Model confidence (mean pLDDT): 83 of 100.
A computed fold for a 476-nucleotide part of an RNA from an uncultured organism, annotated as small-subunit ribosomal RNA, 3' major domain.
It matches the Rfam family "Bacterial small subunit ribosomal RNA".
RNAcentral holds the full RNA, with entries from ENA and SILVA.
Context: one part of a larger RNA
RNA sequence: UGACGGGGGCCCGCACAAGCGGUGGAGCAUGUGGUUUAAUUCGAUGAUACGCGAGGAACCUUACCAGGGUUUGACAUCUAUCUGACAGGAGUAGAGAUACUCUUUCCCUUCGGGGUUGAUAGACAGGUGCUGCAUGGUUGUCGUCAGCUCGUGUCGUGAGAUGUUGGGUUAAGUCCCGCAACGAGCGCAACCCCUAUUCUUUGUUGCCAUCAGGUAAUGCUGGGCACUCGGAGGAAACCGCUGUAUCAAAGACAGAGGAAGGUGGGGACGACGUCAAAUCAUCAUGGCCCUUAUAUCCUGGGCUACACACGUGCUACAAUGGGUGGUACAAAGAGUUGCAAAACCGCGAGGUCAAGCUAAUCUCAAAAAACCAUCCUCAGUUCGGAUUGGAGUCUGAAACUCGACUCCAUGAAGUUGGAAUCGCUAGUAAUCGCAUAUCAGCAUGAUGCGGUGAAUACGUUCCCGGGCCUUGUACA
Numbered sequence: 001u002g003a004c005g006g007g008g009g010c011c012c013g014c015a016c017a018a019g020c021g022g023u024g025g026a027g028c029a030u031g032u033g034g035u036u037u038a039a040u041u042c043g044a045u046g047a048u049a050c051g052c053g054a055g056g057a058a059c060c061u062u063a064c065c066a067g068g069g070u071u072u073g074a075c076a077u078c079u080a081u082c083u084g085a086c087a088g089g090a091g092u093a094g095a096g097a098u099a100c101u102c103u104u105u106c107c108c109u110u111c112g113g114g115g116u117u118g119a120u121a122g123a124c125a126g127g128u129g130c131u132g133c134a135u136g137g138u139u140g141u142c143g144u145c146a147g148c149u150c151g152u153g154u155c156g157u158g159a160g161a162u163g164u165u166g167g168g169u170u171a172a173g174u175c176c177c178g179c180a181a182c183g184a185g186c187g188c189a190a191c192c193c194c195u196a197u198u199c200u201u202u203g204u205u206g207c208c209a210u211c212a213g214g215u216a217a218u219g220c221u222g223g224g225c226a227c228u229c230g231g232a233g234g235a236a237a238c239c240g241c242u243g244u245a246u247c248a249a250a251g252a253c254a255g256a257g258g259a260a261g262g263u264g265g266g267g268a269c270g271a272c273g274u275c276a277a278a279u280c281a282u283c284a285u286g287g288c289c290c291u292u293a294u295a296u297c298c299u300g301g302g303c304u305a306c307a308c309a310c311g312u313g314c315u316a317c318a319a320u321g322g323g324u325g326g327u328a329c330a331a332a333g334a335g336u337u338g339c340a341a342a343a344c345c346g347c348g349a350g351g352u353c354a355a356g357c358u359a360a361u362c363u364c365a366a367a368a369a370a371c372c373a374u375c376c377u378c379a380g381u382u383c384g385g386a387u388u389g390g391a392g393u394c395u396g397a398a399a400c401u402c403g404a405c406u407c408c409a410u411g412a413a414g415u416u417g418g419a420a421u422c423g424c425u426a427g428u429a430a431u432c433g434c435a436u437a438u439c440a441g442c443a444u445g446a447u448g449c450g451g452u453g454a455a456u457a458c459g460u461u462c463c464c465g466g467g468c469c470u471u472g473u474a475c476a
Base pairs, nucleotide, nucleotide: 001476002475003473004472005471007470008469009468010467011466012465013464015460016459019424020423021422022421023420026315027314028313029312030311031310032309033308034306035305042053043052064301065300066299067298068297069296070295073124077123078122079121080120081119082118084116088103089102090101091100092099093098106115107114108113126290127289129288130287131286135284136283137279138278139277140275142273147186148185149184150183151182152181153162154161155160166177167176168175192267193266194265195264197235198234199233200232201231202230203229206225207224208223211222212221213220238261241255242254243253244252317417321376322375323374324373325372326371327370333364334363335362338357339356343352344351345350383414388409389408390407391406392405393404394403430452431451432450433449434448435447436446
């Protein structure tokens, strides 16, 4: 100087407390461990692994296993020699890769050659093989915590100290005052984006107040750009104003005005460093290893196994509910190998035909909770839907291993969950649907979007984590 303390002081955080809803019990989905297996590919393992890499394993993917093939190779560049094709079409054998047969079949030229294809030989290719404890790059975490340092000066023999401590204040090493310090840098904040209000401008594909026309009905048409909304550019919030107390300052509290008040709300943004943290399987790369195999092609299987254990979720156990009928109200997205209306067929998943749309124009598209009416009356039920049988639909060469969905039948556990444990402070929790990426098909996951919309916070004694000062130490 640090680190640590079941030492002290001050302060903060959904850390506790006050509340609301969960997990842990059931069934299922999904990931992991274990076990099994020819193989169940590999990685991630307290917080910081476990709906994680994977934003989508039937083949492919695919790295694993079994079997069948190839060896200058599936892919790149070059050299030497030879060649005129290669590719495409058809047939035979085969599980296919592949092999064989038939057919079609080069270009330019100064005639030296060049381009290009294939074969042979050789340099070499190739490796998701090992080492993340050789590395780059990227990422998690402490932590959006308020810290981490430097120059000059001063003090100390020196390691170092000072500044950065102290008194206030703040979300903040934020700012003020004081001070052997004076300044500065990386962080904080601001500058960036979205959102909340308003003004100007611009009006099509958007909108319709006024005027006119028209319909069974509809901005449907003329017309208009007021309003909504979309784009562009401004304004607005700064403790600016008033008051209160503090010696003063910084600031705090209350009020006015205001769409918004003290960082308005949300996002992006992550200092010096810590964990030899994670990744050689995104990629790149040193070293080592394989080179008729640890490379490469194909078929089939596996990654989907199942006495069990754990994590994360979905659906429930019902009446604040379930069934049936009717009536409303979104936002944000996607669409030409695509989204598909209307009509007709089917109980339905869906099918037939097909308008429109490269989209503020057309389509997906029905929002669902909600509201109204009615049935059920506390039961393992008109709750709950697992499981199983049958019949089908769609995608795709192909749904047996191993897809999703529909209909009929079946109708399991489950009556609110032990010890323990998690999230959340406001348009939040809870609850309700919608969309997208991936994608032929496949979503209870992920990422977004809106609808309805709470309770509680006395307080900082205690648990956990963190910051500053101080103290002790057989630790470095």